[in-house]
RNA sequence: GGGCGAGUGGCGGAAUUGGCAGACGCAAAGGACUUAAAAUCCUUCGGUCGCAAGACUGUGAGGGUUCAAGUCCCUCCUCGCCCA
Numbered sequence: 001g002g003g004c005g006a007g008u009g010g011c012g013g014a015a016u017u018g019g020c021a022g023a024c025g026c027a028a029a030g031g032a033c034u035u036a037a038a039a040u041c042c043u044u045c046g047g048u049c050g051c052a053a054g055a056c057u058g059u060g061a062g063g064g065u066u067c068a069a070g071u072c073c074c075u076c077c078u079c080g081c082c083c084a
Stems, first nucleotide, its partner, number of pairs: 001083007010026003019067001028044005046057004060076005
C1' cells in the first nucleotide's frame, strides 16, 4: 500500500427486512430480611439541564439518503486478521 471484519452504558453483549436505542447478564446505589453479615427478594442505574414534573441529547468522528438510520451510502479515526 491492497482486501476483509469490528467499534453501542461503568463492563460484557442484543437490537441485521431500516420502525419505541440499550433486551439480558455483570458491576454499582438505595430498601427489605438478619444480632450482624453473606445469600435471597424489591427498586434504581448513558449524559446535560431542572427543586420537581419534565425537556433536550446520546450507538467511534463528520456528512448524505429516508417520513424514519445502531442498521443503507461516502470520507476519516482506532483495533484485529489476511495479502504484498